[in-house]
Molecule: Glycine riboswitch aptamer
Organism: marine sediment metagenome
RNA sequence: CCUCUGGAGAGCAGGGCUCGGCCCUCACCGAAGGGGAAAGCCGCUUCAUGGCGGUGAAUCUCUCAGGUCAUGUGACAGGGG
Repeated sequence: CCUCUGGAGAGCAGGGCUCGGCCCUCACCGAAGGGGAAAGCCGCUUCAUGGCGGUGAAUCUCUCAGGUCAUGUGACAGGGG
């Protein structure tokens, strides 16, 4: 990388339309992607206080993106190549 299996959450909201499911508003979800991040520990440096870097670190957190029936999506886990 390919393939098979398992795999959650949250609106049958309101309005508009060219009626294609698309747009707008409000509410909500975290498990594509993206951003943020402490104590502690390690290294370098300083007489020392301290400073810098790494780790912690993702399923946490934010909700930009994405999503809110589901047979769809899907992190992650397992089998095979």